[in-house]
Context: one part of a larger RNA
RNA sequence: UUGCAGUUAAAAAGCUCGUAGUUGAACUUCUGGCUGCUGCUAGUUUCGGCCUCGGUCGAGCUAGUGACAGUCAUCCGUCUGCGAACCGUACUCGGCCUUUACUGGUUCGGUGCGGGGAGUAGGCACUUUACUUUGAAAAAAUAGAGUGUUCCAGGCAGGCAAUUGCCAGAAUACAUUAGCAUGGAAUAAUGGAAUAGGACUCUGGUCCAUUUGGUUGGUUAUUGGAUUAGAGUAAUGAUUAAUAGGGACAGUUGGGGGCAUUAGUAUUUAAUUGUCAGAGGUGAAAUUCUUGGAUUUAUUAAAGACUAACUUAUGCGAAAGCAUUUGCCAAGGAUGUUUUCAUUAAUCAAGAACGAAAGUUAGGGGAUCAAAUACGAUCAGAUACCGUAGUAGUCUUAACUAUAAACUAUACCGACUCAGGAUCGGACGGGUCUUCAAAGCCCGUUCGGCACUGUAUGAGAAAUCAAAGUCUUUGGGUUCUGGGGGGAGUAUGGUCGCAAGGCUGAAACUU
Numbered sequence: 001u002u003g004c005a006g007u008u009a010a011a012a013a014g015c016u017c018g019u020a021g022u023u024g025a026a027c028u029u030c031u032g033g034c035u036g037c038u039g040c041u042a043g044u045u046u047c048g049g050c051c052u053c054g055g056u057c058g059a060g061c062u063a064g065u066g067a068c069a070g071u072c073a074u075c076c077g078u079c080u081g082c083g084a085a086c087c088g089u090a091c092u093c094g095g096c097c098u099u100u101a102c103u104g105g106u107u108c109g110g111u112g113c114g115g116g117g118a119g120u121a122g123g124c125a126c127u128u129u130a131c132u133u134u135g136a137a138a139a140a141a142u143a144g145a146g147u148g149u150u151c152c153a154g155g156c157a158g159g160c161a162a163u164u165g166c167c168a169g170a171a172u173a174c175a176u177u178a179g180c181a182u183g184g185a186a187u188a189a190u191g192g193a194a195u196a197g198g199a200c201u202c203u204g205g206u207c208c209a210u211u212u213g214g215u216u217g218g219u220u221a222u223u224g225g226a227u228u229a230g231a232g233u234a235a236u237g238a239u240u241a242a243u244a245g246g247g248a249c250a251g252u253u254g255g256g257g258g259c260a261u262u263a264g265u266a267u268u269u270a271a272u273u274g275u276c277a278g279a280g281g282u283g284a285a286a287u288u289c290u291u292g293g294a295u296u297u298a299u300u301a302a303a304g305a306c307u308a309a310c311u312u313a314u315g316c317g318a319a320a321g322c323a324u325u326u327g328c329c330a331a332g333g334a335u336g337u338u339u340u341c342a343u344u345a346a347u348c349a350a351g352a353a354c355g356a357a358a359g360u361u362a363g364g365g366g367a368u369c370a371a372a373u374a375c376g377a378u379c380a381g382a383u384a385c386c387g388u389a390g391u392a393g394u395c396u397u398a399a400c401u402a403u404a405a406a407c408u409a410u411a412c413c414g415a416c417u418c419a420g421g422a423u424c425g426g427a428c429g430g431g432u433c434u435u436c437a438a439a440g441c442c443c444g445u446u447c448g449g450c451a452c453u454g455u456a457u458g459a460g461a462a463a464u465c466a467a468a469g470u471c472u473u474u475g476g477g478u479u480c481u482g483g484g485g486g487g488a489g490u491a492u493g494g495u496c497g498c499a500a501g502g503c504u505g506a507a508a509c510u511u
Stems, first nucleotide, its partner, number of pairs: 004482003007463002012479001014354001016352002021347003025240002031073006038066007046059005077124006086115006093109002095106003128189003131184002134181002142173002146156002158167003199233008208224002211221001244344001245341003249336002252333002257329004263307002267303006274296001278289002315322002359400006369393001373389004411478003415470002418454003423449010458465002484511003493504004
């Protein structure tokens, strides 16, 4: 690893990005024709042998099919040697047959020459691996063949004959990663020609070395490097455009974000005002306020917060989250597209951004509500529930903190597998209304969303689930997590934080 589980039993990191890692679309030499030889099967109004006239054997022909060899469309590295088979030819060579005759023949040899090129040696050049086949490489052990150690554990012995000797063993398999050699070329990577410094051929130039022409020297020549110029040859050289991905563009869409601006009522307080004895509050009360006029009525003002009804199983956002108007700023999704790039992708240790509420620090602001606190009740008690007050806080700016039942208790990407009607966004096409348009409204098609209903030859312990299906008929890719209950998210160490605390994270013991 084959081969677990992760909605609710233990377990999907709050969310997104992201490097290493892992994984990654399709496409390029596939086949066909002819000939020879040789098997197999079936048929045959062909021929022959045997023959019991039923058949059987052999040779033909036709059809189908298989193996091998050659050739073509294709391909085989190249150069220099050596070079077997085989083919052709010559012989004044031999054997055999034949002829009057070395006359003629030979599916028999020998020698010479020419072709041929199985193989072999050296030089130069060469994409590289994974994978797989075969082989070479100690013994013992293991499996296992043979063998009467008396059996067996073992051993590699032994058996026959019986004065000389003879015979047969001491097999075989397995031996997995790595290494060596070797055949294959599917699968998976990798490389090549794009500013042609590309391939091949030819002709020059320059330089160097080598070799031959009796010797020495020079010029040339030959051969081999190097370098450079020109010309020519070629179908000259760029794979598709993934119901993968990125980008551009178009008209949209949304309570997505930031900054500014603006509105609404309510609450509290204050001012002015009318009236007069209570008002609050509760199960009932009381604490509390009140002729210094409370509560209540009216007219105003200020402050800080919030954004009702509309408001939905509707929208947007990665999640947290987001709802008065208007303006500005940049961003996003889906749709449309005979636009463009061409593998750019998916998931992700490390690392990073964002992250409700509460909390912390420093300012601002403090209407409401309200931990703490005080008091009144209730009560056996009440450090609570109820009531009256009320501080931090709640709001905002700058900085921290990084956790929640951060929940769909359900990772992300991709494919497939039922039916249905709604709804939101886009596109396309009809109808209605309209003088014609736009916009509405209605009906279809299609892509993308949030969900829902029914159902299951699917799944599940069930509840239930179109995913929690396509799983013992087990493998699409990738990441994270869990392994009885407690002890314990504790101790200790590390690290982050101002702190509170966060992240990482046991054991003894117990059951």

This is a predicted structure of a 511-nucleotide part of an RNA (small-subunit ribosomal RNA, central domain) from a metagenome. Model confidence (mean pLDDT): 80 of 100.